[in-house]
Context: one part of a larger RNA
RNA sequence: AGCGUAUGGGGAAUGCCUAGGCUCUCAGAGGCGAUGAAGGACGUGAUAAGCUGCGAAAAGCUGCGGGGAUUGGCACAUACAAGUUGAUCCGCAGGUAUCCGAAUGGGGCAACCCACCAUAUUGAAGAUAUGGUAUCCGCAAGGAGGCAAACCCGGGGAACUGAAACAUCUAAGUACCCGGAGGAAGAGAAAACAAUAGUGAUUCCGAUAGUAGCGGCGAGCGAACUCGGAUUAGCCCAAACCAAUAUUGUUACGGCAAUAUUGGGGUUGUAGGACCACGACAUUUGGUGCUUUACGAAUAAGAACACGUUGGAAAGCGUGGCCAUAGACGGUGAUAGCCCGGUAUUAGUAAGGACAGUUACCGAUAGUGGUAUCCUGAGUAGUGCGGGGCACGUGAAACCCUGUAUGAAUCUGGCGGGACCAUCCGCCAAGGCUAAAUACUCCUGAGAGACCGAUAGUGAACUAGUACCGUGAGGGAAAGGUGAAAAGAACCGUGAAUAACGGAGUGAAAUAGAACCUGAAACCAUACGCUUACAAGCGGUCGGAGCCAAUUUAUUGGUGACGGCGUGCCUUUUGCAUAAUGAGCCUACGAGUUACUGUUGCCAGCGAGGUUAAAAUUCUAAGAAUUGGAGCCGCAGCGAAAGCGAGUCUGAAUAGGGCGUUUUAGUUGGUAGUAGUAGACGCGAAACCGUGUGAUCUACCCUUGGGCAGGUUGAAGUUUAGGUAACACUAAAUGGAGGACCGAACCCGUUGACGUUGAAAAGUCUUGGGAUGACCUGAGGGUAGGGGUGAAAGGCCAAUCAAACUCGGAAAUAGCUCGUACUCCCCGAAAUGCAUUUAGGUGCAGCGUUGAUUUAUAGUUUUAUAGAGGUAGAGCUACUGAUUGGAUGCGGGGGCUUCACCGCCUACCAAUUCCUGACAAACUCCGAAUGCUAUAAAAUGUUAAUCAGCAGUGAGGGCAUGGGUGCUAAGGUCCAUGUCCGAGAGGGAAAGAACCCAGACCAUCAGCUAAGGUCCCCAAAUGUAUGUUAAGUUGAAAAAACGCGGUUGGAUUGCACAGACAGCUAGGAUGUUGGCUUGGAAGCAGCCAUUCAUUUAAAGAGUGCGUAACAGCUCACUAGUCGAGCGAUCCGGCAUGGAUAAUAAUCGGGCAUAAACAUACUACCGAAGCUAUGGACUUAAUUUAUUAAGUGGUAGGGGAGCAUUCUGUUUGCGUUGAAGGUGUACUGCGAGGUAUGCUGGAGCGUACAGAAAAGAAAAUGUAGGCAUAAGUAACGAUAAUGCGGGCGAGAAACCCGCACUCCGAAAGACCAAGGUUUCCUCAGCUAUGCUAAUCAGCUGAGGGUUAGUCGGGGCCUAACGCGAACCCGAAAGGGGUAGUGGAUGGACAACAGGUUAAUAUUCCUGUACCUGCUCACGUUAAAAGUGACGGAGGCGAAAAUUAGGUGCGUGCUGACGGAAUAGCACGUUGAAGCCAGUGGUAACACGGCGAUAGUACACUGAGGCUUCGGCCAAGGUGAUAAUCCUGAGGAUCGACUUCCAAGAAAAGCGAGUGAAGCAGCCCGUACCCCAAACCGACACAGGUGGUUGGGAUGAGAAUUCUAAGGAGCUC
Repeated sequence: AGCGUAUGGGGAAUGCCUAGGCUCUCAGAGGCGAUGAAGGACGUGAUAAGCUGCGAAAAGCUGCGGGGAUUGGCACAUACAAGUUGAUCCGCAGGUAUCCGAAUGGGGCAACCCACCAUAUUGAAGAUAUGGUAUCCGCAAGGAGGCAAACCCGGGGAACUGAAACAUCUAAGUACCCGGAGGAAGAGAAAACAAUAGUGAUUCCGAUAGUAGCGGCGAGCGAACUCGGAUUAGCCCAAACCAAUAUUGUUACGGCAAUAUUGGGGUUGUAGGACCACGACAUUUGGUGCUUUACGAAUAAGAACACGUUGGAAAGCGUGGCCAUAGACGGUGAUAGCCCGGUAUUAGUAAGGACAGUUACCGAUAGUGGUAUCCUGAGUAGUGCGGGGCACGUGAAACCCUGUAUGAAUCUGGCGGGACCAUCCGCCAAGGCUAAAUACUCCUGAGAGACCGAUAGUGAACUAGUACCGUGAGGGAAAGGUGAAAAGAACCGUGAAUAACGGAGUGAAAUAGAACCUGAAACCAUACGCUUACAAGCGGUCGGAGCCAAUUUAUUGGUGACGGCGUGCCUUUUGCAUAAUGAGCCUACGAGUUACUGUUGCCAGCGAGGUUAAAAUUCUAAGAAUUGGAGCCGCAGCGAAAGCGAGUCUGAAUAGGGCGUUUUAGUUGGUAGUAGUAGACGCGAAACCGUGUGAUCUACCCUUGGGCAGGUUGAAGUUUAGGUAACACUAAAUGGAGGACCGAACCCGUUGACGUUGAAAAGUCUUGGGAUGACCUGAGGGUAGGGGUGAAAGGCCAAUCAAACUCGGAAAUAGCUCGUACUCCCCGAAAUGCAUUUAGGUGCAGCGUUGAUUUAUAGUUUUAUAGAGGUAGAGCUACUGAUUGGAUGCGGGGGCUUCACCGCCUACCAAUUCCUGACAAACUCCGAAUGCUAUAAAAUGUUAAUCAGCAGUGAGGGCAUGGGUGCUAAGGUCCAUGUCCGAGAGGGAAAGAACCCAGACCAUCAGCUAAGGUCCCCAAAUGUAUGUUAAGUUGAAAAAACGCGGUUGGAUUGCACAGACAGCUAGGAUGUUGGCUUGGAAGCAGCCAUUCAUUUAAAGAGUGCGUAACAGCUCACUAGUCGAGCGAUCCGGCAUGGAUAAUAAUCGGGCAUAAACAUACUACCGAAGCUAUGGACUUAAUUUAUUAAGUGGUAGGGGAGCAUUCUGUUUGCGUUGAAGGUGUACUGCGAGGUAUGCUGGAGCGUACAGAAAAGAAAAUGUAGGCAUAAGUAACGAUAAUGCGGGCGAGAAACCCGCACUCCGAAAGACCAAGGUUUCCUCAGCUAUGCUAAUCAGCUGAGGGUUAGUCGGGGCCUAACGCGAACCCGAAAGGGGUAGUGGAUGGACAACAGGUUAAUAUUCCUGUACCUGCUCACGUUAAAAGUGACGGAGGCGAAAAUUAGGUGCGUGCUGACGGAAUAGCACGUUGAAGCCAGUGGUAACACGGCGAUAGUACACUGAGGCUUCGGCCAAGGUGAUAAUCCUGAGGAUCGACUUCCAAGAAAAGCGAGUGAAGCAGCCCGUACCCCAAACCGACACAGGUGGUUGGGAUGAGAAUUCUAAGGAGCUC
């Protein structure tokens, strides 16, 4: 270290539970608000942070009613109180009710600030109390405003999407915005429908009907009439006519007329009314009042049980009872009708109060006849144009609405009936009201659930819209359980400890101990058994020794030396161990559902019929039964239709043909498969559109402020001199310009490095650019998403930009990717054709499966026969074309012939023909095999066909063969035929998808074989016989041309005892140095040739070497010697060279001379093949218990089951121990099941049915937990620590001291913003601090911020905001005058010292100043003016501050020596304010007072501490020294110069003086503030405006060093 067992830790799954949710039913209610809402802020308790309640009368006050013993909410503690003189609590009615909010006196940054009026108190100012003071509508009374879930009406109104693109169309009048109303809203009493019959307001439900229609006639959209039901309800004005009042006109003053208002009258379409005549006082009904009652809050009464037994506890079990108009439910120490609360039932009343009755009062409501006249809704109906709504998209388009332009009729009238006209029928517009039936649920009560049970159910069971994130709109968690009862562990011990642990005790249980029920897994340990240190490993499986344990002695369990075999899972693919995808591990969650409509199968009911829908009634009431026949389907078809009808249509037809009949089964439910419409299996875009939110980042702009050390250069102008007629010009000065120069702060970001899980989501170091300008920067504001802004990069608009962010439409869409969960059984594909804006998609066909039907000339195979055909082959003197060599040589070219003609020549080209050779996918005189068709026979026996349901596939791949293409390249590509892989395991080929063999139901330690093998690895021959190879060839994955005297076999041929071949000995000569050439050429540079001849056994006018040329050496050839075979050529076998690649090598290895190769033969091995034995299942057959055949399998089809949760019925189990957890044994093919031990402590099953949130290993899945890397990286500026002492359990870091180091234009000091208690003290150290901590910006407690003068408000105005009036706009809203708000600006009065742990211009001391009021005096009055402004530059005056010097004051001055007229150190100060002084133009300075203050110093010194040396120190006393000189400095002020870009507004001031007294409001004030407290997620190397900023060096704020002060950067 591995496996196993046991025990723990860790973690929070599982089981059980439910306090909370979800979905509904029945009732109620359907609003709250200026009498101040909803919602908040702040308060309120003895102690009080959160929630709840409440409001300064504050977990509450009063009255009435109920109730009757405890009470002070959640919240269980202590203290203190209240209560039978009736509390707490419950109900009803009141009181109180801070501030904000419509918010309403004005303002405002919500919860704050500032007013005015009246009254009261008081002497004024002032203060306090109470009330009032907004806007709009309305004459007034009065009303409105804002909030709130859905439903409703109206004004506006998208897009994604669908149409496989897209524009009409769709989505959809949806989402969303806006206005408005009510408990409902809207609609509504026919200028309606209909069709020759009729209905009689509206609304809603069921049908009609997915019909008629509309529609790029696409996708889709989609009525009505009519029928069945629910509920029912009808009315009022305007006008005619009459009258009154008022005004006006007119008048013959009697009136008349007009207008306005009011009253009467009147309301209709078989027209009605006015008017005239007649007649009646009916009928019906509303409101107010009164009476009675049901009802109605808290509440009250309310039956019946004991004993035994187990147990901690009884309600369990046992026995025996009882109640029941109550056996709902919940609780009680386990499961209770009879223990408790309740329940059935009954009783009861305050406020209130229907219905009903009553009559008192006030209303409303009718008839008959006549018909001369009058009335009956006008910019209306209608029409043109443009739109919209109607199911209806302009269409033949009626009807309704109206933007625009026009424009009637008046009952003898008008409108409609789907263009229009006529007839006919219906109705009466241009005014209004109207309940019920219907829709919805923020809310209240009662109840229900085959809904959830803590990753579920609401986001939220708990202090949840909380914590947290974001500028904001907005987003948005996690988190339940001790026990029956706290009986919540007294006491003791270890320990620094209030940590933790061990005892003790409680309890049924403490492994129920508060991190608490059960307590799984990952993960981490401990103990024991076995194993492991030569071993190579998808770690399992098969065999198996040894050891250990148990045992029923049969065995069983654990381990596993050694051996055999063996490349995970998923997905996607032709194909994956793949080095292609996904997963770190575990647990929980996580994906084909539901509704409606079709279609098919099965089951059931009825059947030529079947069936109800809405609704109603009843009951035992979300259910059932009954009623309900509207409607639907079927029973008849054909036709475009009229129509006819077992036929009909076509047609002239009686013909023919088509579709039907002949041959009648449907229908309604249930259930399963599948389709369509819906998000439709789950997750996933980039995008589009709508309402809003953002300019705290950044871009630009506006207003108002601020900043830029120092140095350099020296423009214009001016002056002087020279010069000119005068200019010009020159020089020198002066001058101080500049998008000038150098360079800090500041701004930027060029280079390089570092950094890259950073110190930092853009930095650090270095080096750079600008640095008086188009500069940088603060504060306040403006511009907003197809918009802004942009010195322009598509840059920036909050770490986001070729269209921000947020929420919504929305579950957009996704022909795409990924994922998609239990078992067994049967069958089992495809990767092809056609078409496709189609090619990775889809439709139809093909191939699969399931069911039904059909059973014959079915299908398949073999044999035979008969056919069609033009391939392979072959052929071409058989065509078309192409073509080798030769012969012939028409014709042509060239040459010759002086030219021409006639001719001749030609190693030129070349026709035809002949001979010869030979080619073709688009040549064929020919022509197979195979395949195909038909027939016959045989074998097989449904394998076939048709119909119906459901698919998948439509990426294929290798090999062999036939071809195309390509290079007769490809593991290429495209076809065809076959096969295998795909979807196929097994054996062989070392290893390998498809090559060889062979198709796996299971078991067996049986047998036989295939391919292939038999020396070892490794089962079987070291087999037999005959050869070959010598190369480790064989045997690299594979190898060529060519080469080779390797070897072997064969064939042919030559030489050879007349002596071959090889070796050795010898010869190899002469003409001649052949001729030519040459300087030379003699066999051998070269050329020539009759390469000749001679002598010879033989010898080339020479095969090589060689020389300048010769010479020389050789060869051919010959003789001798030797003594038997020797050569040549060709064809085979095996070998050999050719043969070069990258990590040592490798035939699979070892190896082998056979264990290689070849031939022949025998035996054996060898697979999941075949056989044998046993078993399981499927199908078929019959003889019904047998036989036969079969059982590889992806996509896919079909069948049968297991498990989980809940429901019904049934019947059981359980404290003598349920579920869950964890082991063991048994059992089923399997999913699984059963029994039992331990744990656990209260629920859980069986059987049969039913219903599903119903099964996980994968989705870069979601959430939680835990690993790994790893005790690894890192611990955030390399400015730095060391020592001594202290506190303490403990000290590198805390405190004190000493030394060292760092900053010092900061790393010091002070403000603004922002933060919001971080400040100070005490006590702590679990967390926070990157380590420790005694320390802390941490935890807990307590304390701390004091103002007339500082800052802000009570004063002013800028940009800009808001905004009476007014203007514009569908609405919301947008502008905007007066005004009002708004600092970053204007105006405006305090200084010094002291004091606290923590505050001070705030407190104290001292000394000042400002305003108002009272009193007195004076002036009465406005205006000018002032306030009031730029950049740059120099000049002058000048404060603080500072250096030096001198003087002075005080103190000190050492062992030796010197010097005390010396040296050293420190000090030498002094505010505001006031003043008839002095200087100055003024500002200001000086002087005096302030100041008898205060400080330094000296002396003393209560008291405290001490390391005993001393140190600290309140207080007291004492006196004293420059207002000197020289520099630097430059706040501030003044007068100027110059330039062009020409440089706020308003308030205030401008008329008061004097004395005393009084008054003086609100807010801020701690602390940090270049940072550990702000912005950056952090105690983060970043960012952040202003003031101050000493000394030496230096021009300087550069640089280096340093003072004060601060720090050593938390390992």